[in-house]
This is a predicted structure of a 71-nucleotide RNA (transfer RNA) from Philaster sp. Model confidence (mean pLDDT): 83 of 100.
């Protein structure tokens, strides 16, 4: 330098065009003499800039970061 993949919650990740889910973590409640465990609830997210579309996490392009491969 060329090719290919990835970027979603604090963390690990699901989601192939129609209002974004789970686990875990954090916080609060119940239980307990107290704590842990268990259980119920709450908060919190689509890397960035554009394009297509009535509508984009999803399709297209550039950029950034990262993994891999060829030389």
């Nucleotide at each position: 330098g060329g090719g290919g993949g990835a970027a979603u919650a604090g963390u690990u990740u699901a989601g192939u065009g129609g209002u974004a889910g789970a686990a875990u973590a954090a916080c609060g409640g119940u239980c307990u003499u107290c704590a842990a465990a268990a259980u119920c609830g709450u908060u919190g997210g689509u890397g960035u800039a554009g394009g297509u579309u009535c509508g984009a996490u999803u399709c297209c392009u550039g950029c950034u970061u990262u993994c891999u491969u060829c030389g």